The part of an RNA shown here (small-subunit ribosomal RNA, central domain) has 352 nucleotides and comes from a metagenome. Its mean pLDDT, the model's own confidence on a scale to 100, is 87. It matches the Rfam family "Bacterial small subunit ribosomal RNA". Its family is annotated with ribosome and structural constituent of ribosome in the Gene Ontology.
[in-house]
Context: one part of a larger RNA
RNA sequence: CUGGGCGUAAAGGGCGUGUAGGCGGAUUGCCAAGUCGGGUAUGAAAGCUCCUGGCUAAACUAGGAGAGGUUGCUCGAAACUGACAGUCUAGAGUGCGAUAGAGGAGUGUGGAAUUCCGCGUGUAGUGGUGAAAUGCGUAGAUAUGCGGAGGAACACCAGUGGCGAAGGCGGCACUCUGGGUCGCAACUGACGCUGAGACGCGAAAGCAUGGGUAGCGAACGGGAUUAGAAACCCCGGUAGUCCAUGCCGUAAACGAUGUGCACUAGAUGUUCGUGGUCCGAAAGGGCUGGGAGUGUCGCAGCAAACGCGAUAAGUGCACCGCCUGGGGAGUACGGUCGCAAGGCUAAAACUC
Numbered sequence: 001c002u003g004g005g006c007g008u009a010a011a012g013g014g015c016g017u018g019u020a021g022g023c024g025g026a027u028u029g030c031c032a033a034g035u036c037g038g039g040u041a042u043g044a045a046a047g048c049u050c051c052u053g054g055c056u057a058a059a060c061u062a063g064g065a066g067a068g069g070u071u072g073c074u075c076g077a078a079a080c081u082g083a084c085a086g087u088c089u090a091g092a093g094u095g096c097g098a099u100a101g102a103g104g105a106g107u108g109u110g111g112a113a114u115u116c117c118g119c120g121u122g123u124a125g126u127g128g129u130g131a132a133a134u135g136c137g138u139a140g141a142u143a144u145g146c147g148g149a150g151g152a153a154c155a156c157c158a159g160u161g162g163c164g165a166a167g168g169c170g171g172c173a174c175u176c177u178g179g180g181u182c183g184c185a186a187c188u189g190a191c192g193c194u195g196a197g198a199c200g201c202g203a204a205a206g207c208a209u210g211g212g213u214a215g216c217g218a219a220c221g222g223g224a225u226u227a228g229a230a231a232c233c234c235c236g237g238u239a240g241u242c243c244a245u246g247c248c249g250u251a252a253a254c255g256a257u258g259u260g261c262a263c264u265a266g267a268u269g270u271u272c273g274u275g276g277u278c279c280g281a282a283a284g285g286g287c288u289g290g291g292a293g294u295g296u297c298g299c300a301g302c303a304a305a306c307g308c309g310a311u312a313a314g315u316g317c318a319c320c321g322c323c324u325g326g327g328g329a330g331u332a333c334g335g336u337c338g339c340a341a342g343g344c345u346a347a348a349a350c351u352c
Stems, first nucleotide, its partner, number of pairs: 004323003007306002012320001014201004021194003025088005031082001033081002035077007048066007091191001092188003095184005103177007110154001115149007125136002162169002206247006215241002220236004258319006266297007274289006301308002325352003334345004
């Protein structure tokens, strides 16, 4: 190289945008680079195949013929790929008209609750647990009423519901803004798919500077439990959690399932557009068709089984990523990125 694989056995990159590259719709003409054919040159000897000879035979060996490989030159073919020129509309995009949504960013604002503070009522407990104790409380707690402060999160609605490429997104209003879906079929005319590098985004924790801090709460202190208790339980509580700006770049970043396109029985729920038809004055409702999403069951098929099954793990094509026994090890060394923590890339000895 060929080959086999990647839901759970080793293996899908966390996600996107996109460069090179790879691949690419219908049709006409033309070229002849790929492709195919003829001729020719090259293709040492040995080896291989065939014929003949030599050792008694064979192995072995001698002679002759041929095949095989690569490339050049030359003459042709024109289906396919490619180049060039033209045309097209089924892919892709634009436009117009509708439409759903926790999609993103910013500003403002609302109520409930916790905590704290002030005042009032009120008196001996409260809190917590399996049971307790630490803690809080006669300097008046807990409970309760009124008022105030501040931070964080948004009950019900709420849904195998919606949106987003992923991470993720949930009170309300406004401003700015991305994407989707449906209908029409006016416009462009293959403008497409994938995507090594690259660039951007990327939960939580963590880092830097400044702010903020109600609740929760690593570390830490105390009380318990226990043989011990570096824990689980309880009382406290600092970083942090929040905001701004800049880093970090990881995860069971999971559907453990890369992206795109096409094809392949059905049944049933749900979300959002839409066509037809019927009832109705309207609001609205019934029936039926098709589209986009999201679930469940299931034929064929697939699968080691579990299961998957038009949202495929079925049948194919295009492109990328990745795997190759366990441990050593996602480590060492080197390189590179980072303020650091560390990330990315990534062995070997040895051993079973």